[in-house]
């Protein structure tokens, strides 16, 4: 320098045009003498940044940044 893959909740990840989700973590309640477990409820997001396409973009296209990997 070039090819490919990735960036979404605190963490690990799903979602591939039409309401942004799961598990764990966190908070509250129930249960216990208390803790843990278990059950129920809840909070938490500019979907890496910018631009474009579209009635509508996390999702499609372009550029940039960062990470991984391969080639030279």
């Nucleotide at each position: 320098g070039g090819g490919c893959c990735g960036a979404u909740a605190g963490c690990u990840c799903a979602g591939c045009g039409g309401c942004a989700g799961a598990g764990c973590a966190c908070u509250g309640c129930u249960u216990u003498c208390g803790c843990a477990u278990a059950g129920c409820a809840g909070g938490g997001g500019u979907c890496u940044g910018g631009g474009g396409u579209u009635c509508a973009a996390a999702u499609c296209c372009c550029c940039a940044u960062c990470g991984g990997u391969c080639c030279a």